[in-house]
Context: one part of a larger RNA
Molecule: large-subunit ribosomal RNA, domain VI
Organism: Thorea riekei
RNA sequence: CGUUAGAGUAUUGAGAGGAUUUUUCCUUAGUACGAGAGGACCGGGAAAAACGUACCUCUGGUGUACCAGUUAUCGUGCCAACGGUAAACGCUGGGUAGCUAAGUACGAUCAGGAUAACCACUGAAAGCAUCUAAGUGGGAAGCCUACCUCAAGAUUAGUACUCUCACCAUUUAAAUGGUUAAGGUCACGGCAAGACUAGCCGUUAUAUAGGCGUUAAGUGUAAGUAUAGUAAUGUAUUCAGCUAAGACGUACUAACAGACCGAA
Numbered sequence: 001c002g003u004u005a006g007a008g009u010a011u012u013g014a015g016a017g018g019a020u021u022u023u024u025c026c027u028u029a030g031u032a033c034g035a036g037a038g039g040a041c042c043g044g045g046a047a048a049a050a051c052g053u054a055c056c057u058c059u060g061g062u063g064u065a066c067c068a069g070u071u072a073u074c075g076u077g078c079c080a081a082c083g084g085u086a087a088a089c090g091c092u093g094g095g096u097a098g099c100u101a102a103g104u105a106c107g108a109u110c111a112g113g114a115u116a117a118c119c120a121c122u123g124a125a126a127g128c129a130u131c132u133a134a135g136u137g138g139g140a141a142g143c144c145u146a147c148c149u150c151a152a153g154a155u156u157a158g159u160a161c162u163c164u165c166a167c168c169a170u171u172u173a174a175a176u177g178g179u180u181a182a183g184g185u186c187a188c189g190g191c192a193a194g195a196c197u198a199g200c201c202g203u204u205a206u207a208u209a210g211g212c213g214u215u216a217a218g219u220g221u222a223a224g225u226a227u228a229g230u231a232a233u234g235u236a237u238u239c240a241g242c243u244a245a246g247a248c249g250u251a252c253u254a255a256c257a258g259a260c261c262g263a264a
Stems, first nucleotide, its partner, number of pairs: 001153001005164007015150004021049007033038001051107005059101004066094005071086006111145003118138004166179005183261004187203005208254003211250005217243003224237005
C1' cells in the first nucleotide's frame, strides 16, 4: 500500500515445510522343509540404537567477583582488619538464576487410497491358446492421505462474533480538508521477547522495574571480644557472617507530563 467504511478478537485451510530410520531378542517352532547338517515364510510380543522436539525436577557442566581459602607485592600511619595488582577471575575449593547435555520427558503408532515391476481372473481378435484388446483383482521403505508446524498478499486477498455509526469548513452533489469515535501509535516502567525492528506485560483505580523486609539457595562458623597456649593456632560467642540473576510481601523511588493517527 492492498484486501473497498473504520476497528478488535477468534478461526477455516488453498498451499508449503518437517517427520515417516534400523537392529536384536522372545514366541509361533526346533514346526514346515530336509537323508542329515541345518532351518523358515506368515503372524504375535518386547527391548535397544541412532535421530528429532521440548524442558531443567534429578545427575552434571558453565556460572569474570556470590562465599571461602591462599602466595607475592603495593596501599589505608602501625597491629589487626581490609582494598588494589599479578593476561584482561593471580591461583585454589565450591556455587544461585539463566544457558546447557552427558540429564529428564515425549515422538516416529495403527490404518486407508491409487499404483510400479511382477502375479492373476474372465476373455476375444485367431472355434484353440493368451493377464488385455473391452472388463476385473492382488501388489512396495516409494506416491496421495493420515501425524506435527507455518499458513488469507490464497490479489480467488476467505469466515464468525463484537465495537464505532459523529461533528465542522469549502461546495448543489461528488470530492477535498479539519475535529473526533471504536481503536491504535508514540511516550514512560519493563520482560522467561529481542541484533535493530518485532512480540508480550504494565503506566498510580498500580506490584512494571529498582530499593527494602522475610525467605529459598550458596558458601561454610564473619568481625570484635573473651579464653587456652611462649607462639603458630585452637575454643566460645556462632550451623555464624556475607550473598548475583530465585520466591513471597511492601508504594520508599521511578512508570510523570503528555503528543499524534484514526470512520463511507